[in-house]
RNA sequence: GAGGACUCUCUGGAGAACACAUUCAGUUGUGUGCCGAAGGUGCAAGGUGAAAGCCGAAUCUCUCAGGCAAAAGGACAGAGAUGCUGAA
Numbered sequence: 001g002a003g004g005a006c007u008c009u010c011u012g013g014a015g016a017a018c019a020c021a022u023u024c025a026g027u028u029g030u031g032u033g034c035c036g037a038a039g040g041u042g043c044a045a046g047g048u049g050a051a052a053g054c055c056g057a058a059u060c061u062c063u064c065a066g067g068c069a070a071a072a073g074g075a076c077a078g079a080g081a082u083g084c085u086g087a088a
Base pairs, nucleotide, nucleotide: 003085004084006083007081008080009079010078011077012076017032018031019030020029021028033068034067035066039064040062042060046055047054048053
């Protein structure tokens, strides 16, 4: 002590469900369906390589995980901090 995609705190924060059985209970189970914004998969340009291949972004893609009342979680956004890092 400029800046910061890291950490922490506060605020905002979307989508998608029915049926049957069962339960004190949206409790649990089964069936069918659905959602993308934790995480994870895939790759365009480009890079690399003789080649095969490898590297390679997203709110795109898949739907493995997760989710489909509320709560919780939540990408992302804003603000803050005595944290961390740190240009001149």

Model confidence (mean pLDDT): 82 of 100. A computed fold for an 88-nucleotide RNA, annotated as Glycine riboswitch aptamer. Of the family's consensus pairs, 89% are formed in the model. The sequence was found by an Rfam model in a public genome assembly. Its Rfam family is "Glycine riboswitch aptamer". From the family's description: This family represents the bacterial glycine riboswitch.